Predicted 3D model of a 345-nucleotide part of an RNA (small-subunit ribosomal RNA, central domain) from an uncultured bacterium.
Context: one part of a larger RNA
RNA sequence: UUGGGCGUAAAGGGCGUGCAGGCGGCCGCCAAAGUCCGGCGUGAAAGACCCAGGCUCAACCUGGGGGGUGCGCCGGAUACUGGGCGGCUUGAGUACAGGAGGGGAUGGCGGAAUUCCAGGUGUAGGGGUGAAAUCUGUAGAUAUCUGGAGGAACACCGAUGGCGAAGGCAGCCGUCUGGCCAUGUACUGACGCUGAGGCGCGAAGGUGCGGGGAGCAAACAGGUUUAGAUACCCUGGUAGUCCGCACAGUAAACGAUGUGCACCAGGCGGCGGGGGCAACCUCGCUGCCGCAGUCAACGCAUUAAGUGCACCGCCUGGGGAGUAUGCCCGCAAGGGUGAAAACUC
Numbered sequence: 001u002u003g004g005g006c007g008u009a010a011a012g013g014g015c016g017u018g019c020a021g022g023c024g025g026c027c028g029c030c031a032a033a034g035u036c037c038g039g040c041g042u043g044a045a046a047g048a049c050c051c052a053g054g055c056u057c058a059a060c061c062u063g064g065g066g067g068g069u070g071c072g073c074c075g076g077a078u079a080c081u082g083g084g085c086g087g088c089u090u091g092a093g094u095a096c097a098g099g100a101g102g103g104g105a106u107g108g109c110g111g112a113a114u115u116c117c118a119g120g121u122g123u124a125g126g127g128g129u130g131a132a133a134u135c136u137g138u139a140g141a142u143a144u145c146u147g148g149a150g151g152a153a154c155a156c157c158g159a160u161g162g163c164g165a166a167g168g169c170a171g172c173c174g175u176c177u178g179g180c181c182a183u184g185u186a187c188u189g190a191c192g193c194u195g196a197g198g199c200g201c202g203a204a205g206g207u208g209c210g211g212g213g214a215g216c217a218a219a220c221a222g223g224u225u226u227a228g229a230u231a232c233c234c235u236g237g238u239a240g241u242c243c244g245c246a247c248a249g250u251a252a253a254c255g256a257u258g259u260g261c262a263c264c265a266g267g268c269g270g271c272g273g274g275g276g277c278a279a280c281c282u283c284g285c286u287g288c289c290g291c292a293g294u295c296a297a298c299g300c301a302u303u304a305a306g307u308g309c310a311c312c313g314c315c316u317g318g319g320g321a322g323u324a325u326g327c328c329c330g331c332a333a334g335g336g337u338g339a340a341a342a343c344u345c
Stems, first nucleotide, its partner, number of pairs: 003316004007298002012312001014201004021194003025088006033081002035077008049065006091191001092188006098181002103177007110154001115149007125136002162169002206247006215241002220236004258311006266289010293300002317345003326337004
């Protein structure tokens, strides 16, 4: 490479949007680019193949024959693909009448708790641990009551629950705003799917500038433990955690399962909508069990890891190594790309 694969063995891009590209519903007409058929030309000779022949044979040589992917021209066919034109509504979408939701942004408000400050009561301890000590307290702590300040997070509800493309999202109220679902009617008329690059979003931690700082807490200090203890435990404590703006762009970014469509037994729940008096039926989402099938097994099983199609990404023994070099990005930390290679099993 041909292949074979990607839940857990190597392998799904963190997620979306989307240019190019690839692929694309039903009906009719047209031309005939792809496609198919016939004919003609070309496809040099030598070589190769077949049949003969010449050197005593062979190698070698000579003659004859056949074949040749392909390319060009002419004529023809029109199912399929592509092109043009016209039409359709089932794919896709739009509008209106409804609905659920921690989806996003921003402003305001609330109570509990911790800490601190002031004051009252009150007196000898408090704190911490396996046990202690550092620490704290007669300059009045801990406890308790009243008032105040400030920051951060929102117990119960709460879920086996909801929303979001993913990251993720939770006190309450307002404003602005994205998406989703069912039913019905009208409308557009293939407007679709995927998507290399590109662009945007992207937890925590980190970075720059400015603010904020209650609690917690890398680093750091002390106390203990221990043979040691640069730890686990304890007392402190700075970045940080919070806000604004900008950067960074990673993750066990996980369902370790790319997106879309179609098809293929059922049973039992949850959330939202519609129909129905109800039993129940139905659409969307979300779980559990389970048949066929599938799988190396575990398991998956209409939310597929089943059966197919379209498109993208990725894998190809382990270590060396997600390293070096180069290039791109970044203020830096570092990130991306990377079949590194030597060497080694």

Its Rfam family is "Bacterial small subunit ribosomal RNA".
Its mean pLDDT, the model's own confidence on a scale to 100, is 90.